RNA sequence: AUCUAUCUUCGGGGUGAGGCGAAAUUCCUCGAUCGGCGGUGAUAGCCCGCGAGCGGAGAUAACCUCUGCUGACCCGGUGAAAUCCCGGCGCCGACGGUAUAGUCCGGAUGGAAGAAGAUAGGG
Numbered sequence: 001a002u003c004u005a006u007c008u009u010c011g012g013g014g015u016g017a018g019g020c021g022a023a024a025u026u027c028c029u030c031g032a033u034c035g036g037c038g039g040u041g042a043u044a045g046c047c048c049g050c051g052a053g054c055g056g057a058g059a060u061a062a063c064c065u066c067u068g069c070u071g072a073c074c075c076g077g078u079g080a081a082a083u084c085c086c087g088g089c090g091c092c093g094a095c096g097g098u099a100u101a102g103u104c105c106g107g108a109u110g111g112a113a114g115a116a117g118a119u120a121g122g123g
Base pairs, nucleotide, nucleotide: 003121004120005119006118007117008116009115010114015031016030017029018028019027032103033102034093035092036050037049038048039047045091046090053069054068055067056066057065058064074088075087076086077085095106096105097104
C1' cells in the first nucleotide's frame, strides 16, 4: 500500500419572441437551451450498469431484503483501439399541479448512485 472500522465534507442543469384564447414559459409558428453517478482498449444524455422516480411482496421500532416498470443514434473521418474524439443528420427526457410542461411551481433546506479526505488498526 491492499484491507477493516469510525467519522467529516461534497454530491443536477436548462425557454426567447409572436399567435389564438377568459386563461397557456404547457397548445401553434420560428428559435433557444440543459444532460446525475460508475464502467467501457479513447473523453458517452441516447453502449453496459447504478441512482432517482412509479409500484408489489416480506420484515420491522427504525434501518433493510427481494422483485416489477422505467427514454433516446446512426453515417463518415482519424486511429492499434472511439455508437465516447472531429464533422454531419437526428432522437430522448419520471411523478403531482396548472389550458396539455425535459426548462414554471411542488415533494426537495429531501434522498441518492458515488467522489474526496481525516482518525485508528494493520503492515